[in-house]
């Protein structure tokens, strides 16, 4: 001078399930199972997490095997197919010069 994960800043995406009750709550799994509102069985709009060049999250999927009182709880499917950005960055490494041996 480049180059620069992690990390900051601001932007954006995202999902919110099961099971019991005395309906006040407990309780299993996780990073996160939430509050409010309304034209009500869905959507809106925050918070807290979690992700941004990829497994955060869809779909597939009313999927398939395994567990469980159940469950989007584990796995597979998954080198599938989508899927939301910018700047700045100490080091470390690289490349140049100068000096010295």
């Nucleotide at each position: 001078a480049u180059c620069c994960c992690a990390c900051c800043u601001u932007a954006g995406g995202g999902g919110u399930g099961g099971u019991c009750c005395u309906c006040g709550g407990a309780c299993c799994u996780g990073a996160g199972a939430u509050g409010c509102g309304c034209c009500u069985a869905g959507c809106g709009c925050g918070a807290a997490c979690c992700c941004u060049a990829g497994a955060a999250c869809c779909u597939g999927a009313u999927c398939c095997g395994g567990a469980u009182c159940a469950u989007a709880c584990c796995g597979g499917c998954g080198u599938a197919g989508g899927a939301a950005a910018a700047g700045g960055a100490c080091a470390c490494a690289u490349c140049a010069a100068c000096g010295g041996u």
Predicted 3D model of a 101-nucleotide RNA (TPP riboswitch aptamer (THI element)) from a Gammaproteobacteria bacterium. The sequence was found by an Rfam model in a public genome assembly. The organism belongs to Gammaproteobacteria, within Bacteria. The model forms 92% of the base pairs in the Rfam consensus.